[in-house]
The RNA shown here (transfer RNA) has 73 nucleotides and comes from Argiope bruennichi. Its Rfam family is "tRNA". Rfam links the family to the GO term triplet codon-amino acid adaptor activity.
């Protein structure tokens, strides 16, 4: 070079018929202790890779590119 599959919070990954973007873990506060740890609470953290197109609306459809697995050569 082609083919393919992925890329969504710090980490791992999940979502959709195109209409509010989620768990789990860790951070953080609080609870509890004499303290911690563990347990309960609890909010907060996202340009959904990256530009363009379609659309009333894109994380979802399309094209283009960047990065990553695996296959061909």
């Nucleotide at each position: 070079g082609c083919c393919u599959c992925g890329g969504u919070a710090g980490c791992a990954c999940a979502g959709u018929a195109g209409g509010c973007a989620g768990c789990g873990c860790g951070a953080c506060a609080g609870u509890c202790u004499c303290a911690g740890a563990a347990u309960c609470u609890g909010g907060a953290g996202g340009u959904c890779g990256u530009g363009a197109g379609u659309u009333c609306g894109a994380u979802c459809c399309u094209c283009a590119c960047c990065c990553g697995g695996g296959g061909c050569a």